[in-house]
RNA sequence: UCUAUCAGCCGGUUAUCGUUCCGUUUUUACGGAAAGGAAAGUCCGGACAGCAAAGGGCGACACACCGGUUAAUCGCCGGCGGCGGUGCAUAACCGUUAGAGACAGUGCCACAGAAAAUAACUUUCCCGUUACUUGUAUCGGGAUAAAGGUGAAAACGUGAGGUAAAAGCUCACGGCAGUUUUUAGUAAUAGGAAUUGCGGGUAAACCUUGUGUGCUGUAAUGCCACGUAGUUCAGCGUAGGAGAGCGGCCCGUUCAAUCACCGGCUUGCCGGUAGCGCUGAAGGGUAGGCAGCAAGAUUGUACCAGUAAUGGUGCAGCCAGAUAAAUGAUAACCGCCUUCAUGUUUCAUGGAGGUUACAGAAUCCGGCUUAUGGCUGAUAGAUUUU
Numbered sequence: 001u002c003u004a005u006c007a008g009c010c011g012g013u014u015a016u017c018g019u020u021c022c023g024u025u026u027u028u029a030c031g032g033a034a035a036g037g038a039a040a041g042u043c044c045g046g047a048c049a050g051c052a053a054a055g056g057g058c059g060a061c062a063c064a065c066c067g068g069u070u071a072a073u074c075g076c077c078g079g080c081g082g083c084g085g086u087g088c089a090u091a092a093c094c095g096u097u098a099g100a101g102a103c104a105g106u107g108c109c110a111c112a113g114a115a116a117a118u119a120a121c122u123u124u125c126c127c128g129u130u131a132c133u134u135g136u137a138u139c140g141g142g143a144u145a146a147a148g149g150u151g152a153a154a155a156c157g158u159g160a161g162g163u164a165a166a167a168g169c170u171c172a173c174g175g176c177a178g179u180u181u182u183u184a185g186u187a188a189u190a191g192g193a194a195u196u197g198c199g200g201g202u203a204a205a206c207c208u209u210g211u212g213u214g215c216u217g218u219a220a221u222g223c224c225a226c227g228u229a230g231u232u233c234a235g236c237g238u239a240g241g242a243g244a245g246c247g248g249c250c251c252g253u254u255c256a257a258u259c260a261c262c263g264g265c266u267u268g269c270c271g272g273u274a275g276c277g278c279u280g281a282a283g284g285g286u287a288g289g290c291a292g293c294a295a296g297a298u299u300g301u302a303c304c305a306g307u308a309a310u311g312g313u314g315c316a317g318c319c320a321g322a323u324a325a326a327u328g329a330u331a332a333c334c335g336c337c338u339u340c341a342u343g344u345u346u347c348a349u350g351g352a353g354g355u356u357a358c359a360g361a362a363u364c365c366g367g368c369u370u371a372u373g374g375c376u377g378a379u380a381g382a383u384u385u386u
Base pairs, nucleotide, nucleotide: 001382002381003380004379005378006377007376008375009374010373011334012333013332014331015330016329017328019034020033021032022031023030024029036358040369041368043367044366045365046364047363048217049216050215051214055251056250057249058248060213061212062211063210064209065079066078067077068076069075080099081097082096083095084094085093086092100208101207105206106205107202108201109200121148122147124143125142126141127140128139130137131136132135156174157173158172159171160170161169175198176197177196178195179194180193181192182191183190184189221291222290223289224288231282232281233280234279235278236277237276238275243255244254245253260273261272262271263270264269265268298317299316300315301314302313303312304311305310335355336354337353338352339351340350341349342348343347
């Protein structure tokens, strides 16, 4: 000097005029405040509101190393294991991780290759047959995973013994996985010892196991005022029970309308009307106002605890609340940035210009993701003009 990551900041003061809200007030005025780090996306988690007086099963969906933190199932912090990078190194550092189970089962692993999960293509060895130049060739049967070939991956590695030739067949030393025990640790896990086994991978394939889970959403919801038509039609249902009670189904449970009339008849059945309920359609009225609405899982600061995330205590503070949607304009000075000139050149003085990119609250909060210019600081790496 450059690159990457992380953190912070991106304006302030005065004056004049203007907009919205809040408070006070003899409604004339006075005082105070007013758009971000993402306000964006509507992705995740909640607060809050309504449906409610339970429960169980199935289904569906979500999560999956350990511990801590939080309102939180989101996220964050720390640690462990795997993978990768740098490195002499098993140290250290950095990055990443959709990190339970392949010994419940089913699938998949292209091409090549004999074969990709019940291994014999070549080679090697044994037996038999035929031919012949008497150890070679052909054919058939059997044995064999040591060597070779194919491949991302082919029956754990090295050495020795053993064998017809071979093989964890046996032994020694190692590797991987499981089990038991011991040491350290809250734990994941790591080290030691013993023992058993040794043809893979893949679950971000189906699946299994474990744990967990209501829905809708501020256009929620509540209140007031005004107005009409408590209208019409169709379908279904209506006794021991239509229907309602939180998202799909079932069981269960709670509440519960009406039980009236007419006709037929085999006297408890059928049909109709009325009432009630559910679903659908037609038609009519209204579009006003208030609340929800900002004092919060709140902001700043100091100390304490903690590796940290975070928590506790004290002191100080109130920092938008619109409803077609306000938060602005001008001037000066300061700060900051860029540039030019001068000088005593890590800086100072003066002049000129700019206030930049991405972008504007709409119930609120905690995150994640996306967009993005400048300055400062920290960490890591690169370069070596000085």
Molecule: Bacterial RNase P class A
Organism: Sphingobacteriales bacterium